Background:
This is a predicted structure of a 73-nucleotide RNA (transfer RNA) from an Actinomycetota bacterium. The sequence is in RNAcentral, with records from ENA and MGnify. Taxonomically the source falls in Actinomycetota (Bacteria, Bacillati). Rfam family: tRNA. The family's RNA type in Rfam is transfer RNA.
[in-house]
RNA sequence: AGGGCGGUAGCUCAGUUGGUAGAGCCCUGGUCUCCAAAACCAGUGGUCGGGGGUUCGAGUCCCUCCCGCCCUG
Repeated sequence: AGGGCGGUAGCUCAGUUGGUAGAGCCCUGGUCUCCAAAACCAGUGGUCGGGGGUUCGAGUCCCUCCCGCCCUG
């Protein structure tokens, strides 16, 4: 320098054909218990890596930049 994959909640990751973003773990509260753990129920938590574009509408499509890993030279 060229190419590929990835970046979404505190962490690990889903998100289909563009249609209003979710799971598990963690955390908080409740039930239960003498207390705690476990179990069960409920809840908090997101500029979807940055910017721009297309569209009625973008995590998803297009352009560009940044970061990580890998391949080629």